[in-house]
Model confidence (mean pLDDT): 80 of 100. This is a predicted structure of a 120-nucleotide RNA (c-di-GMP-I-GGC riboswitch aptamer) from a Bacillota bacterium.

Order: sequence, then C1' cells, then structure tokens
RNA sequence: CUCGACAAAGGCAAACCCGUCGAAAGGCGGGGACGCAAAGCCACGGGUCUACCGGGCGGAAACGGUAAAGAUUGAAACCGCUUCUCCCGUUUCCUCCCCAGGACGGCCGGGCUGCCGAAA
Repeated sequence: CUCGACAAAGGCAAACCCGUCGAAAGGCGGGGACGCAAAGCCACGGGUCUACCGGGCGGAAACGGUAAAGAUUGAAACCGCUUCUCCCGUUUCCUCCCCAGGACGGCCGGGCUGCCGAAA
C1' cells in the first nucleotide's frame, strides 16, 4: 500500500412515528434500528424518482362572435329580444402524455479524506 477478523475502541442510522420546509420527489430536527468497513464528503458519468413552471392531445364550464328559426315593431331591416345548432376565439378547471436547470451518495461507477491491524 492492497486487503477486511466471531478482534478492540468507537461511528453512522433503514422502515416507521412526531415536528418542520417543499407543488412533489425529497431535505432538516427528535425518537427509533433494517443494516453499513467508509451507510464520511463531492451530483463528474450512468441510472432511478418527482413535475411547480413550460409544451401537447382531449373533455367540461363561462363569455364573446357567427349561422338558422320564432314573435314583436315598422315603409324596410340577422336593429333589439328569445330559442337552439355548428363553427371560431378568449379565460378557468380536470384527466393523460412530454419536459429538469429539482431530488436521490443507504442505486452503480468515479474523485477526495479517514479508525484499527488478525490472516493473506
């Protein structure tokens, strides 16, 4: 230096619960231990997770425009009013899809640092 003991002294802390931050993933603090020889630190590479914002399709509602019909008025009028359909636009909401510059180091690799010294 590699390496990792039924060694020694210690260390960390999964799930879950409480509080808190966050749109969420998740983070922080307390409790708690499934485990960990780096389960110490770092988002460089891969991977996984989330989707506030942004983008796309569809649906619903409201408003406006437009077309048709009806009654009334009148010299006349899609002028106003009422009904309803199609189409168009705007706004809001909802499902789904895409999207990291967000998150995960206890997913893997990588970088840096570190306790002890059996066997090899």
The organism belongs to Bacillota, within Bacteria.